[in-house]
A computed fold for an 83-nucleotide RNA from a Desulfobacteraceae bacterium, annotated as c-di-GMP-I-GGC riboswitch aptamer. Taxonomically the source falls in Desulfobacteraceae (Bacteria, Pseudomonadati, Thermodesulfobacteriota, Desulfobacteria).
This record gives sequence, structure tokens and C1' cells, in this order.
RNA sequence: UAUGAAAAAGCCGAACCAAUUGUGAAAUUGGGGCGGAAAGUCACGGGUCUUCAGCAUAUAAAAAGACAGCCGGACUGCCAUUG
Repeated sequence: UAUGAAAAAGCCGAACCAAUUGUGAAAUUGGGGCGGAAAGUCACGGGUCUUCAGCAUAUAAAAAGACAGCCGGACUGCCAUUG
């Protein structure tokens, strides 16, 4: 530098359960372990969801948010192999 087939020293921790916070999407902590080679960071583009709002009904739009373990993008990094 390139690659991620196999592996995993170290790292993260799905669903579900409990407690706490929040109107909510969700978040934090503990248990748990489905998985991950960026499942590290950033809401920049798309997407999904929540609240509010709107509406005769339905749909769309607005505002404020959540999700980085939905996809793309940016930045950084571990291990192994390779030059």
C1' cells in the first nucleotide's frame, strides 16, 4: 500500500428481561448473546420512526426530535494476510 478467504489478542453487544429518564420514538445501567472487520465517530444525503401540528375523511406538506446494529458519504482506528 492492497485485501478481508480463514482466524480473533483486544473491542462492540441484537432480541429479550429488570431498574431509571423521556409525552414518545428511544437513551443509560445491569443481566443476556444474535451477530459485527469499523456494530468506532459525525444526522451531511436518502430512509424508517416519534411528538406536535393539520384534516369532514384520506393523503401530502411544516416544525421539533430518535435511529450510525437500514443504505450511501466524510474522518479515524485494531488484527490477519500481502507488497
Background
It was read from a public genome assembly, where an Rfam model found it.